Context: one part of a larger RNA
RNA sequence: UUGGGCGUAAAGCGCGCGCAGGCGGUUUCUUAAGUCCAUCUUAUAAGCGUGGAGCUCAACCCCAUGAAGGGAUGGAAACUGGGAAGCUGGACUAUCGGAGAGGAAAGUGUAAUUCCUAGUGUAGCGGUGAAAUGCGUAGAGAUUAGGAGGAACACCGGUGGAGAAGGCGACUUUCUAGACGAGAACUGACGCUGAGGCGCGAAAGCGUGGGGAGCAAACAGGAUUAGAUACUAUGGUAGUGCACGCCGUAAACGAUGGAUACUAGGUGUAGGAGGUAUCGACUCCUCCUGUGCCGGAGUUAACGCAAUAAGUAUCCCGAGUGGGAAGUACGAUCGCAAGAUUAAAACUC
Numbered sequence: 001u002u003g004g005g006c007g008u009a010a011a012g013c014g015c016g017c018g019c020a021g022g023c024g025g026u027u028u029c030u031u032a033a034g035u036c037c038a039u040c041u042u043a044u045a046a047g048c049g050u051g052g053a054g055c056u057c058a059a060c061c062c063c064a065u066g067a068a069g070g071g072a073u074g075g076a077a078a079c080u081g082g083g084a085a086g087c088u089g090g091a092c093u094a095u096c097g098g099a100g101a102g103g104a105a106a107g108u109g110u111a112a113u114u115c116c117u118a119g120u121g122u123a124g125c126g127g128u129g130a131a132a133u134g135c136g137u138a139g140a141g142a143u144u145a146g147g148a149g150g151a152a153c154a155c156c157g158g159u160g161g162a163g164a165a166g167g168c169g170a171c172u173u174u175c176u177a178g179a180c181g182a183g184a185a186c187u188g189a190c191g192c193u194g195a196g197g198c199g200c201g202a203a204a205g206c207g208u209g210g211g212g213a214g215c216a217a218a219c220a221g222g223a224u225u226a227g228a229u230a231c232u233a234u235g236g237u238a239g240u241g242c243a244c245g246c247c248g249u250a251a252a253c254g255a256u257g258g259a260u261a262c263u264a265g266g267u268g269u270a271g272g273a274g275g276u277a278u279c280g281a282c283u284c285c286u287c288c289u290g291u292g293c294c295g296g297a298g299u300u301a302a303c304g305c306a307a308u309a310a311g312u313a314u315c316c317c318g319a320g321u322g323g324g325a326a327g328u329a330c331g332a333u334c335g336c337a338a339g340a341u342u343a344a345a346a347c348u349c
Stems, first nucleotide, its partner, number of pairs: 006318001007303002012317001014200004021193003025087007033080002035076008048066005054060001090190001091187001093185001095182003102176007109153002114148007124135002161168001205246005214240002219235002222232001257316006265294011298305002322349003331342004
C1' cells in the first nucleotide's frame, strides 16, 4: 500500500472543547481547476494486452503493434471544485413552559459512634468456632442528665433523575451550566469530524497549613497452625475529611469512538405536549425526548445484538497485524518524588 477486521479472539484514546486538515443540504446563473473528448507533440528497457515466429510442445526466447506517462491547442459542462444570487428542511437565536442527587460557595439541622463531667449501681465487660491479648473494685459494662468534636446524611429511593466522562443523594439561600417540550418569530448551511493543542479527570500517592469522631494500610502483642510475615480477635499510625498546589492513572466497562439517514412489533418507566370522554379528575388514544425488558427481518464463528444495532449506508478520527521477551530497555518529554507518556531489539517457541 491493498484486502479484511476492532462487544467477548489482536484492536475504540477515560471524557470533552477545538486550530489546521478531510467531508458536507437545496435552486439558478457563471467559470473550466479536477473530469471527459479530439488533434499535434514528447518519452529507457523489461513487464502487460493483441497478432506472429523459434527451441519436437510448453514454460522460455524473439519480432511487430497497442495501452499506460508528460506537454500544447481546440472543445464538452452532467458530477466535484471556484465565483455570484437565492431557499429553508440541517444548525443557531428569540418567546412561552415545566422537570432534575448538574456544578460552586455560605449557613443550618438530625440519628448514631466516640470522648468528657455528674448521678444511680456492683462485679464483671468485651470478644470467639473455642479462647486469649484488652477494659474493670483507683468502680468498668448497664442506665439517667449535661457537654465537646468530627464525619456521614436512614426512610423517600425506583434497571428513577440530571451530567461529556470521572462522578453527583439531609435542608435553606446566593451564583451558575446544560438538556427537553410547544409553537414556528429571527439568521440563512453558519454544519459533522478532528492529527497536533488546550481543559476536565475515581481511588491511591505527594507538598504546605490547619483538622482528626469512626474506620483503618504499616506496626504491636493475642489466637489458629507443622509454620502463619495471612484468614480471626484486641489495639493502632499514616490515610480517609478541609484549603491551596501537584500527580494523570483504573475491569476510567456498554470491555461497543463521534455524527447523520433509513429499517416489523409488544410491554414498563421518567419529563413534556395534544386529543376523546367527563361537571371535573383518573382511565383511554396520539406525538416528541430519555431510560429498561422482550422480540421479527437482518446480522454474527457462536454467544448474542436487534430503532439506545453488533442491521442497511455515508463522512471523519483512533487503534490492531502470532505468543513470549515487554508495555520492558535505551533515548526524549512531563513530574518534588512515586512514576506517567512515547516505545524497540537480540533471543526464543
The part of an RNA shown here (small-subunit ribosomal RNA, central domain) has 349 nucleotides and comes from an uncultured organism.
Its mean pLDDT, the model's own confidence on a scale to 100, is 86.
The RNAcentral record of the full RNA draws on ENA, Greengenes and SILVA.